[in-house]
């Protein structure tokens, strides 16, 4: 000293939260010693039990006890001091109580110190005896006694009075030195009084107050006083907060803070105050008395029921409260108090001990060496790390500990006696590493990390916050970090918090300028003299207690602790001095202000007259069928004559045009045109007043609309209603009516986003441009136009300020004075309460609860039924489809053992994984079997391997019979040994298509082939970040070029790669034939190498050329050319976006299953089927069916094949096979062309279904295969709302091939070629994308954000008919003790 915490991110504002210190603490684990200190904060709550104040026979008489009879002792009474000190508490007190400084009208026992005096007399009263009453406490009568007990006289300094006078004291004892005793004076001590100043919190306490303020005259006290009484007068007190409520002992200090300050008020010390609880006096020097009386009341004990007795907030102890606080200890040995002449004698004051880690301080639990880095634990990539030199061993020490021996000081006291503590501190000696470490925390703040369990569960959490299967947050361990006989929690204070801002904030938008304006109090206040000395400044003086805290010396071994010294203390009082400031007084100025005068401005304001245009309305005319009204409509108005039109007439509100970031006025607000009254500014002159000014809590006025009460008025709008309409509804937007209201008179309301969201005032500080009044200079006849000057209203803008935006001579700059406000969000401008109002309601204005954010500016993105540009088969503009029908196919649902699973907007959901489920696949069901296993390694055992059989079996399998003895090396001819293979116990392990794609690698899909996506480096901003990449153009395109605080680079674009389309060269079978020759008429053959084609290399298109537009990039035409402006099509997919998809392709972490969730087998399932949804087929027919004839293709593919001819068979096919591992063999191409039927029908259209034979593949076509004949012929006559593809060789039609494959559910992919079009005006409007910008409260980004009822339950507060309590105060009644008065009697 700061730090977390609002946000995607930023900055700021602002709140919550941490880290420090500190306690009379408590709690939770833990505990070795010792010193010093501390120890009921709660119930001033009740208290057994002891002990805390008594002494003196040198005051008195008894009376007892002892005696050496000389005394000595011992004490119930009367007396005398003393119990008012000490020692407890904090109830009650907002007070002169306490704090500090003053003062005068007092009183002091004991004690010091001076003077002075102590003559002489007196009657009782207790003890006691007697009687006697009552349980007891206690008493009662009679009777007898002494005194330092009590009463007169005498003297008497003293006291009262103006004198005269008057009043008025004593007491002895005793050891004969000494000490009572009375009076006065002084002194110290104490106490009691009075006064400045200071002392929580509340205005939702604003009025209080009758002995109340004074005043005179007396009671009364030590003394002053309304303190009391009686007259008398009407005061006193308050916003500078009385009253009244709430909490409270005060103060020195103590914790905190760098200090100003906040908090506190325990031990220690001054000071009040109380003593069961209310009241009272009594005695005394002092009490209204803590262990003293009386009374009243609770309570609580005794009782013979009549009546007594008691007060721990003294020490110890008990109960009770409670998170909590000690022994019913030892001693007067010190220090101190009380009596006493002393001796002493009391002392729970105090001085020790004992409990308690309560709080400070100190010391220990060893030290040195010690590596094979033991074991053992954690971990772990298995190599290893670590726990750790730690330990074990060795070598040493004895602080503590145990035992023993010796032992104080405290006793400033010359000798004696005397020590509770205590045989304690302390000193020696022996023994022995012996007897001695634990909390807490480890995600960030904040020092310190792994495992493992746990599975939003148990649980942590101070504040953010962790936990939903890989938690450094829980739990538990290892290990780490702090601290350490303690460690953590928790509570309560300060600090940080500048977070209430004197020091030392704020207020345009983050909370906060009062709507405005006058204005008492107050507050602040212009130049210069004089004067005093209230502030101010300075000397000195008094006092600010002791402790305590500073600094510094010493003393326990050192600290704590204690001790001395010294310095310092702001306040407050008193005194002297200065005299610049402020305030005072006095006499003066004129620059703030104001007044005069002379222009001059204006919707100021109030009242009255006048006017025209429109609108509605009546009344008459012309006139006819509509009019109005809206997006469209309809309600409404009209043949009883509307709207339109003309012309008269009425009424009422409101003043187009000028009109303008123009004016004016405090705001609110003010707009035709005259008059009238009335305010005000400016500007101009310096005559006049001399600071007369600024702000203003309270306090008055004015105050939009709306609304409110009384009476007018009412066209025309137009809540509220009423209908029509949108609409899912529409109590709303929109239409047609329409009340009140809007108007006017008198009133009341008092509030607005009453906003410049910006309180007034007065000074200072660069400019530009505009506009409004007024003066004025040059000129001018005059008016403009240029300029100056002042006032007023705007835009920009430097400096400065500001979180930013943005203010910026009209400040939010810079400085001063006043006033209002503000102190997290929410609950709330809500309750209550009070004032104010007819009422509506306005003003003042909380608090329990809850949250850790709530907020301001600005950024980066998303969005937007915001905006400008552009682009895409996006839409329009064609052309064909889909939805309808049947069928395939695949999902969904539902079924089922089982229907394995997986994908499920666009984007692979849904003819998708699957380029092929009859078994197999296959993962799923049943059902039967394995259990080191189908399947890999290790090392052990036996056997070659292998083939060929039989029995059971659904088959896996099991049982058994026979064949066979290999390969290679060694030895050697009995055999060892190896490879590969089969075997079969036991273990490590196999094995999972089990979970999790939300652990993950890979690979895909999308946005998107959209054109973007970033750096470096300057720059610009506090910063998030912007610049660049924005703009102007132009492109398919961040493509380019121009400009530009940018300059350049990088991934994407484009280019480079492959088909295709034009040429050339090269080459020349299996392809390919012009020209020649041969021919069985086919390029068949010689042959050729021109063409076509094959397949390698090259060439070709770059806006290269013309012409035009442009500054250029580039755009339009045009030539050439096979091709033309990217030639066509592909492969290629920037940063990234969807926790997209995929653990079931692979590969993989973790988790799990192991005689199963793994393995093998048979059958069965994946194919079900009310039903819905995609995607294809093939139709609905004549641009077409059917029959016959007849032409033209490409790509591929082909040995467990592809097959020609031939022949059989109606036909799927068979039967045999030439060719052919392919430029050689293997194939009918269809639509198309020609002729010919069919003539619009459910048809010679359609072909489902279906029935019968069949052919094929295949162990095997039942569930579940294609194909063929014959018969059979259903629904469909072009398809609703909605929906799709497609811009050229493209769509649309036509067929062919191939992959997977025994066969096939293909109508599916995937390719090839035939024939081959229509349209695109253009971007207004759907989708989607891109780039600029503007709003945003959204950043999981609009599929966002977010508001209100409603249903439970819970927490808290407010109201509630009302009901009980407590405290206060006013009035009345009764009445204890007690003091005061008055009487009658006694003495």
């Nucleotide at each position: 000293a700061g730090a977390g915490u609002u946000u995607g991110a930023u900055c700021c504002u602002g709140g919550c939260u941490c880290a420090g210190g500190a306690u009379g603490a408590a709690c939770g684990c833990u505990g070795g010693c010792g010193g010093u200190a501390u120890g009921c904060u709660u119930a001033a709550c009740a208290c057994a039990u002891g002990c805390a104040a008594g002494u003196c026979g040198a005051a008195c008489g008894g009376u007892c006890u002892u005696u050496u009879c000389g005394g000595a002792g011992a004490u119930a009474g009367u007396g005398g001091c003393g119990g008012a000190c000490g020692g407890g508490u904090g109830a009650g007190u907002a007070a002169c109580g306490c704090g500090u400084g003053a003062g005068a009208a007092u009183c002091u026992g004991g004690c010091u110190u001076c003077a002075g005096g102590u003559c002489g007399g007196g009657g009782a009263c207790a003890a006691c005896a007697g009687u006697u009453g009552g349980a007891a406490a206690c008493g009662a009568c009679u009777g007898c006694u002494a005194a330092u007990a009590c009463c007169g006289g005498a003297u008497g300094u003293g006291c009262c009075g103006a004198a005269a006078g008057g009043u008025g004291a004593a007491a002895g004892a005793u050891u004969u030195a000494u000490u009572g005793c009375c009076u006065g004076a002084a002194g110290a001590u104490g106490a009691g009084c009075u006064c400045g100043c200071g002392u929580c919190u509340g205005a939702u306490u604003a009025g209080c107050u009758a002995g109340u303020u004074g005043g005179u005259a007396g009671u009364g006290u030590a003394a002053g006083g309304g303190a009391c009484u009686a007259c008398c007068a009407a005061g006193g007190c308050g916003a500078c907060g009385a009253u009244c409520a709430g909490u409270a002992g005060c103060u020195g200090g103590u914790c905190u803070g760098a200090g100003a300050g906040g908090a506190u008020g325990a031990u220690c010390a001054g000071c009040c105050a109380c003593a069961c609880u209310g009241g009272g006096a009594c005695u005394g020097a002092g009490a209204c008395a803590c262990g003293g009386c009386c009374c009243a009341g609770a309570c609580u004990c005794c009782u013979a029921c009549g009546g007594g007795a008691g007060g721990c907030a003294g020490c110890a102890g008990u109960g009770g409260g409670g998170a909590a606080u000690u022994u019913u200890c030892c001693g007067c040995a010190a220090u101190g108090g009380g009596c006493g002449a002393a001796a002493g004698c009391c002392u729970g004051a105090c001085g020790g001990a004992g409990c308690a880690a309560u709080a400070c301080c100190g010391c220990g639990u060893g030290a040195g060496g010690g590596a094979g880095g033991a074991a053992g634990g954690c971990u772990c990539u298995u190599g290893g790390g670590u726990c750790g030199u730690a330990a074990a061993c060795c070598u040493c020490u004895u602080u503590u500990c145990u035992c023993a021996a010796g032992g104080a000081a405290g006793a400033u006291a010359a000798a004696a006696a005397u020590g509770a503590c205590g045989g304690u501190a302390c000193u020696u000696g022996a023994g022995g590493a012996a007897u001695a470490a634990g909390c807490a925390u480890c995600g960030g703040c904040u020092a310190a990390c792994u495992c493992c369990g746990u599975g939003c569960c148990a649980g942590c959490a101070g504040c953010c916050g962790c936990g939903g299967u890989a938690a450094u947050a829980c739990g538990g361990a290892g290990g780490a970090u702090g601290c350490a006989a303690g460690c953590g929690u928790u509570a309560a204070c300060c600090g940080g918090a500048a977070u209430g801002a004197u020091u030392g904030g704020g207020c345009g938008u983050a909370a906060a300028g009062g709507g405005u304006c006058c204005g008492c109090a107050g507050g602040u206040g212009g130049a210069a003299c004089u004067g005093a000395a209230a502030g101010u400044c300075u000397g000195c003086u008094g006092u600010u207690a002791a402790a305590g805290a500073a600094u510094u010396u010493g003393g326990c071994u050192c600290a704590a602790c204690c001790a001395g010294a010294u310095a310092a203390a702001a306040g407050c009082a008193g005194u002297g001095g200065a005299a610049a400031c402020u305030a005072c007084a006095g006499a003066a100025c004129u620059a703030g202000a104001g007044u005069a005068c002379g222009u001059u401005c204006g919707g100021g304001g109030c009242a009255g007259a006048a006017g025209g245009a429109a609108u509605u309305c009546c009344u008459a005319g012309u006139g006819u069928a509509g009019c109005g009204g809206u997006g469209a409509a309809a309600u409404g108005c009209g043949u009883a004559g509307a709207u339109a039109u003309u012309a008269g007439g009425a009424a009422g509100a409101a003043c187009a045009c000028c009109g303008g970031u123009g004016g004016c006025g405090a705001a609110a607000g003010c707009g035709u045109u005259c008059u009238g009254c009335u305010a005000g500014g400016c500007c101009g002159u310096a005559a006049c007043u001399g600071a007369c000014a600024c702000u203003g809590a309270g306090g008055g006025a004015c105050g939009a609309a709306a609304g409110c009460u009384a009476g007018g008025g009412g066209a025309g709008c137009g809540a509220a209603u009423g209908g029509g309409a949108u609409u899912a509804g529409a109590u709303a937007c929109c239409c047609c009516a329409g009340u009140a209201g809007u108007c006017c008179u008198a009133g009341c309301u008092g509030u607005a986003a009453a906003c410049g969201a910006u309180g007034g005032a007065u000074a200072c500080u660069a400019g530009g441009c505009g506009u409004g009044g007024c003066u004025u200079g040059u000129a001018u006849c005059g008016a403009c136009c240029c300029g100056a000057g002042c006032c007023g209203u705007g835009c920009c803008g430097u400096a400065g300020c500001u979180a930013a935006c943005g203010c910026g001579u009209u400040a939010a700059g810079u400085a001063u004075c006043c006033c209002g406000c503000c102190u997290g969000g929410g609950g709330a401008g809500u309750a209550c309460g009070c004032a104010c109002g007819c009422a509506a309601g306005u003003g003042u204005g909380a608090a329990a609860c809850u949250c850790a954010a709530a907020g301001g500016a600005a950024u980066u993105g998303a969005c937007g039924g915001g905006g400008g540009c552009c682009c895409g088969c996006a839409c329009a503009a064609g052309c064909g489809g889909u939805g309808g029908a049947g069928u395939a196919u695949g999902u969904g649902g539902u079924u089922u053992a089982a229907u394995u699973c997986g994908a499920u907007a666009c984007a692979u959901a849904c003819g998708c994984g699957a380029a092929g489920a009859a078994c197999c696949u296959u993962a799923c069901c049943u059902a039967g079997c394995c259990u080191u296993g189908a399947c890999a390694u290790u090392g052990a055992u036996a056997g070659a391997a292998u083939c060929c059989g039989u029995u059971a079996g659904a088959g896996a399998u099991a049982a058994u019979g026979g064949a066979g003895u290999g390969c290679c090396a060694g030895u050697u001819u009995a055999c060892u040994g190896g490879a590969a293979c089969u075997u079969g116990a036991a273990a490590a392990c196999a094995g999972g298509u089990g979970c999790u794609g939300c652990a993950c690698g890979g690979c895909u899909g999308u946005c998107g082939u959209c054109a973007g996506c970033u750096c470096g480096u300057g720059u610009c901003g506090u910063g998030a970040g912007a610049u660049g990449u924005u703009g102007g153009g132009u492109u398919a395109a961040g493509u380019c070029c121009c400009g530009c605080a940018a300059c350049g680079a990088g991934c994407g674009c484009a280019a480079c790669c492959c088909u295709c389309g034009u040429c050339a060269c090269u080459a020349g079978u299996u392809a390919c034939u012009a020209a020649c020759g041969g021919u069985u008429a086919g390029g068949c053959c010689g042959a050729g190498g021109a063409c076509u084609c094959u397949a390698g290399u090259g060439a070709g298109a770059c806006u290269g050329c013309c012409u035009u537009c442009g500054c250029a990039a580039g755009g339009a035409g045009g030539a050439g050319g096979a091709a033309g402006g990217u030639g066509a099509g592909g492969a290629c997919g920037a940063c990234g976006u969807c926790a997209a998809g995929u653990c079931a392709u692979c590969a993989u972490g973790g988790c799990c299953c192991u005689u199963a969730c793994g393995g093998c087998u048979a059958g069965g399932g994946c194919g079900a089927c009310a039903c819905a949804c995609g995607u294809g087929c093939u139709a609905c027919a004549a641009u077409g069916g059917u029959u016959a004839g007849g032409a033209c293709a490409a790509u591929g593919a082909g040995a467990g094949g592809c097959a020609a001819u031939a022949c059989c068979g109606c036909g799927a096919g068979g039967u045999g096979g030439a060719g052919c591992a392919a430029a050689u063999c293997u194939a009918u191409a269809a639509a198309c062309c020609u002729a010919a039927u069919c003539u619009c029908a459910g048809u010679u259209c359609g072909g489902a279904u279906u029935g019968u034979a069949g052919u094929c593949u295949g162990c095997a076509a039942c569930u579940c295969g294609a194909c063929u004949a014959c018969a059979u012929g259903g629904a469909g006559c072009u398809g609703g709302a909605a929906u799709c593809a497609c811009u050229a060789g493209u769509a649309a039609u036509c067929g062919u091939a191939g992959a997977u494959c025994a066969g096939c559910c293909a109508u599916g992919c995937u390719a090839c070629g035939g024939u081959g079009a229509a349209u695109a005006c253009g971007u207004u409007c759907c989708c989607g994308g891109g780039u600029c910008u503007u709003g945003u409260a959204c950043u999981c980004a609009c599929c966002g954000c977010c508001c209100g009822u409603c249903a439970c339950a819970c927490c808290a507060u407010g109201g509630g008919a009302g009901u009980u309590g407590a405290u206060u105060u006013c009035a009345c009644c009764c009445g204890a003790a007690g003091c005061g008065g008055g009487g009658a009697g006694g003495c």
Small-subunit ribosomal RNA from a metagenome, 1387 nucleotides, folded computationally.
The RNAcentral record of the sequence draws on SILVA.